A computed fold for a 350-nucleotide RNA from Oscillospiraceae bacterium MB08-C2-2, annotated as Bacterial RNase P class A. The model forms 94% of the base pairs in the Rfam consensus. Rfam family: Bacterial RNase P class A. By type it is a ribozyme.

[in-house]
């Protein structure tokens, strides 16, 4: 120089001039509501994101339900750890990839049962077509037996592979490989060494299904308060008076006033944003690490038709993905255009 391979940063900045929202103070009020609240002005301050998004998992918070136990669903699925938790992480184990830095993984059971494995193939889990071997007979042949060593199909054919051994063969014996189990050492553990045992059982669970854990539901339009109003029930007044049953009388009901219960408005008001918070820093302590504990700073949008914007100059240019709506901790899926670090391999120079 090239290649790749991890981690990670910015997401325009400054200055003018106008707007729109929230919050705090001080003003105004002859604005609006029945109230409860709201609304006007001025003046200070604050105003998206690295993903605010998919709403996928896991929390707080809230309401309802909830003796205990089942069944059904569902979800996870190598080991220690770390976290408020978790299907997040970290760190390791095996297992596959890559020369290498590194990367992946749907990584629990196929000897509980069932299902399936097309076409080829004699045969797909149990088999003799072809060959080899053996025996009988009617002897260029047929038939009965043994044989998975060697052919043909397949992705897959009775662990591979060489010897020995056999009538031919065969873990029937023996050396090496694999693999299962058994000890015995090591490790918290997944696992890993080594030794013995002929033990050699197709695959497939993103098929059913088994096994081992977990799981109440709904979600801020939760939900609390206020409360105009309509409805039910008591009393209190029944003097008069209107209206309905009803054309007349009586009787009952409703108009009135209190109390009191239920229902609750596209009505207000809390929930509403300071929190497991976030970021810098520390030659603080503890761990490889996720992490945790200490000292010191510094930040912090809260609306309900729903603000965060426009518009001018300068800087080469400033343009992508997109925009909060109880909250947070993650994981995913999107992002122009500009950088930084730190390993790996090849190839030049010196």
């Nucleotide at each position: 120089c090239g290649a790749g391979c991890a981690a990670g940063c910015a997401a325009g900045a400054c200055a003018g001039c106008g707007g729109c929202a929230g919050a705090a103070a001080c003003g105004a009020c002859u604005c609006c509501g029945a109230a409860a609240g709201g609304g006007c002005g001025u003046u200070u301050u604050u105003g998206a994101g690295g993903a605010a998004a998919g709403u996928c998992c896991g929390a707080g918070c809230u309401u309802c339900a909830u003796a205990g136990g089942g069944c059904a669903g569902g979800a996870u699925a190598g080991c220690u750890g770390c976290u408020a938790a978790u299907g997040g992480c970290a760190g390791c184990c095996a297992g596959a990839g890559g020369c290498g830095a590194c990367u992946c993984u749907a990584g629990g059971g196929a000897a509980a049962g069932u299902g399936c494995a097309a076409c080829a193939g004699a045969a797909a889990u149990a088999u003799a077509c072809c060959g080899c071997c053996g025996g009988u007979u009617u002897u260029u042949a047929a038939c009965c037996g043994g044989u998975a060593a060697g052919g043909c199909u397949g992705g897959a054919a009775a662990g591979g592979c060489g010897a020995g051994g056999u009538a031919a063969g065969a873990g029937c014996u023996c050396a090496c490989c694999a693999g299962a189990g058994u000890g015995c050492a090591g490790g918290u553990g997944a696992c890993u060494g080594c030794a013995c045992u002929g033990c050699u059982g197709u695959g497939u669970a993103a098929a059913c299904c088994c096994u081992a854990u977990c799981c109440g539901a709904a979600g801020c339009a939760a939900c609390g308060c206020c409360a105009a109003g309509c409805g039910g029930g008591g009393a209190a007044a029944u003097a008069u008076a209107c209206g309905g049953c009803u054309g007349c009388c009586c009787g009952c009901c409703g108009u009135u006033u209190c109390c009191u219960c239920c229902c609750a408005a596209g009505g207000g008001c809390g929930g509403c944003u300071u929190g497991a918070u976030g970021c810098c820093u520390c030659a603080c302590u503890g761990g490889c690490g996720a992490c945790a504990g200490g000292g010191g700073g510094c930040a912090c949008a809260g609306a309900u038709a729903g603000a965060u914007c426009g518009u001018u100059g300068u800087c080469a240019a400033a343009u992508a993905c997109a925009g909060a709506a109880c909250u947070c901790g993650g994981c995913u899926u999107a992002u122009a255009u500009g950088c930084u670090u730190g390993g790996u391999c090849g190839c030049u120079u010196u």